[in-house]
């Protein structure tokens, strides 16, 4: 430098669910809690998925349709960075 993750060390993260806060929602954050994770570390660049406030359209109206500039890195790809073991 690169590949690897059978076993091990130091350890790390934390799904569902509960409580609180924020948010239109999806969801996020904090505490509790562990389903799992060898990048479950960071980044929405590409594809997917979720939501649809604002906006646009329709409707007498209640409302309906479309839309990401909102999310998801624990959906996949990509970029960047990193601990340990072994080759």
């Nucleotide at each position: 430098u690169u590949c690897u993750g059978u076993a091990a060390a130091c350890g790390g993260c934390a799904a569902a669910c509960c409580u609180g806060u924020c948010g239109a929602a999806a969801g996020a954050c904090a505490g509790g809690g562990a389903c799992g994770c060898a990048a479950a570390g960071u980044c929405a660049c590409c594809g997917g998925c979720c939501u649809a406030a604002c906006g646009c359209g329709c409707g007498c109206g209640a409302g309906c349709g479309c839309c990401a500039c909102g999310g998801u890195a624990g959906c996949g790809g990509g970029a960047c960075c990193a601990c340990c073991u072994g080759g």
The RNA shown here (c-di-GMP-I riboswitch aptamer) has 87 nucleotides and comes from Halioglobus sp. Its Rfam family is "c-di-GMP-I riboswitch aptamer". From the family's description: GEMM was predicted in a large-scale screen for bacterial structured RNA regulatory elements.